[in-house]
Predicted 3D model of a 77-nucleotide RNA (transfer RNA). Rfam family: tRNA. The family's RNA type in Rfam is transfer RNA. Gene Ontology term of the family: triplet codon-amino acid adaptor activity. The RNAcentral record of the sequence draws on ENA. Its mean pLDDT, the model's own confidence on a scale to 100, is 80.

RNA sequence: GCCGGUGUAGCUCAGUAGGCCAGAGCAGCCGCCUUGUAAGCGGCAGGUCGUCGGUUCGAACCCGUCCACCGGCUCCA
Numbered sequence: 001g002c003c004g005g006u007g008u009a010g011c012u013c014a015g016u017a018g019g020c021c022a023g024a025g026c027a028g029c030c031g032c033c034u035u036g037u038a039a040g041c042g043g044c045a046g047g048u049c050g051u052c053g054g055u056u057c058g059a060a061c062c063c064g065u066c067c068a069c070c071g072g073c074u075c076c077a
Stems, first nucleotide, its partner, number of pairs: 001073007010026004019057001028044005050066001052064003
């Protein structure tokens, strides 16, 4: 330098023929239960979907760009 993959909640991930409230589990907080703790049950909160831009009536999803990480290939001195 070239090619590919990944980037969504604190963590691990789902969601891609464009529209369904952006979700799950764990963690956190509150409550119930218990003599008490754990477990269990119910609830709450937590996100500008890596950046910027484009297409579109509408983008996590399509296109471009850049950034970070991972892997492969290659050139020069």